This is a predicted structure of a 73-nucleotide RNA (transfer RNA) from an uncultured Lachnospiraceae bacterium. The sequence was found in a public genome assembly. Rfam family: tRNA. Rfam classes the family as a transfer RNA. From the family's description: Transfer RNA (tRNA) molecules are approximately 80 nucleotides in length.

RNA sequence: GCUCCAUUAGCUCAGUUGGCAGAGCAUCUGACUUUUAAUCAGACGGUCGGGAGUUCGAAUCUCCUGUGGGGCA
Repeated sequence: GCUCCAUUAGCUCAGUUGGCAGAGCAUCUGACUUUUAAUCAGACGGUCGGGAGUUCGAAUCUCCUGUGGGGCA
């Protein structure tokens, strides 16, 4: 230098054919318990890495770009 993969909540990851952004863990609150833990219920938490384009509509498609990793030279 070229090429491929990944990038979504604090963490680990889903998200189908473009149509309401989700799960588990963590955190907080409540129930339960003598207390803690466990269990149960609920809540909080998102510029979907950034920018632009296409579209009635983009996490999803296209282009540029950041970061991490692999391959080739």